RNA sequence: GCGGGUGUAGUUUAAUGGUAAAAUUUUUCCCUUCCAAGGAAAGGUUGGCGGUUCGACUCCGCUCACCCGCU
Numbered sequence: 001g002c003g004g005g006u007g008u009a010g011u012u013u014a015a016u017g018g019u020a021a022a023a024u025u026u027u028u029c030c031c032u033u034c035c036a037a038g039g040a041a042a043g044g045u046u047g048g049c050g051g052u053u054c055g056a057c058u059c060c061g062c063u064c065a066c067c068c069g070c071u
Stems, first nucleotide, its partner, number of pairs: 001070007010024004018054001026042005047063005
């Protein structure tokens, strides 16, 4: 330099173009003499920029980070 793959919550992982989800974590409450466990509620997320579309995590282009291969 060229080609391919991955990028979603603090962490792990879903989502066939139609309101982004679960577990865990965090906060509050209940339970308990206290803690742990258990129960309830709330908060938190699509790498970035642009395009297509009525509508994009999803399709397209560029770019960034990481991984793999070729030279």
Predicted 3D model of a 71-nucleotide RNA (transfer RNA) from a bacterium. RNAcentral holds the sequence, with entries from ENA. Model confidence (mean pLDDT): 80 of 100. Its Rfam family is "tRNA". It is annotated as a transfer RNA.